This is a predicted structure of a 150-nucleotide RNA (glmS glucosamine-6-phosphate activated ribozyme aptamer). The model forms 86% of the base pairs in the Rfam consensus. Its Rfam family is "glmS glucosamine-6-phosphate activated ribozyme aptamer". Rfam classes the family as a riboswitch. About the family: This entry contains a glucosamine-6-phosphate activated ribozyme that is found in the mRNA for GlmS. GlmS is an enzyme that uses fructose-6-phosphate and glutamine to generate glucosamine-6-phosphate. The ribozyme catalyses self cleavage of the glmS mRNA that is thought to regulate GlmS activity.
RNA sequence: AGAAGACCUAUAGCGCCAGGACCGUAAUAGGUUGACGAGGAUGGCAGUUAUCGAAAGACUCGGCGGGUGCUGCCACGGCGUAUGCGGGUCGUCAGGAAGAAAGCAAAAAGCAGAAUCAACACUGUAACAGAGGUUCUUCCGCCGCAUCAA
Numbered sequence: 001a002g003a004a005g006a007c008c009u010a011u012a013g014c015g016c017c018a019g020g021a022c023c024g025u026a027a028u029a030g031g032u033u034g035a036c037g038a039g040g041a042u043g044g045c046a047g048u049u050a051u052c053g054a055a056a057g058a059c060u061c062g063g064c065g066g067g068u069g070c071u072g073c074c075a076c077g078g079c080g081u082a083u084g085c086g087g088g089u090c091g092u093c094a095g096g097a098a099g100a101a102a103g104c105a106a107a108a109a110g111c112a113g114a115a116u117c118a119a120c121a122c123u124g125u126a127a128c129a130g131a132g133g134u135u136c137u138u139c140c141g142c143c144g145c146a147u148c149a150a
Stems, first nucleotide, its partner, number of pairs: 014065004019061001020033004036053003042075007076091004082147005095140007110125004
């Protein structure tokens, strides 16, 4: 490095590196960098430049792959701790919008430590978000038909 088998497992800012940049060498070689956390999963197919802020200002730039996002369709499920069909809207905390409140991070930088020829990376440490979600308020929606129960 390849082949086969077994077991386990959702890591998804995740994996990788032919560009660029940095270190290194006389020149090669070689090495390094390349997403910081928060949030996110009913199943299938397809499409797609896939949420939020923090930091930085050669980079989180560029490229490849992947992906829990979004959209469409289908299936399943919730919307009566009754059932079916149709519609609508959502996804198990299972309707939408607006406003308010509480609460929530890591890295970078700095300092300290240890290591390296060096770059870089590593360890410890204070602080600081936004979205989503939660709670409250308001507005809109919460349907139709048939049946069941009282």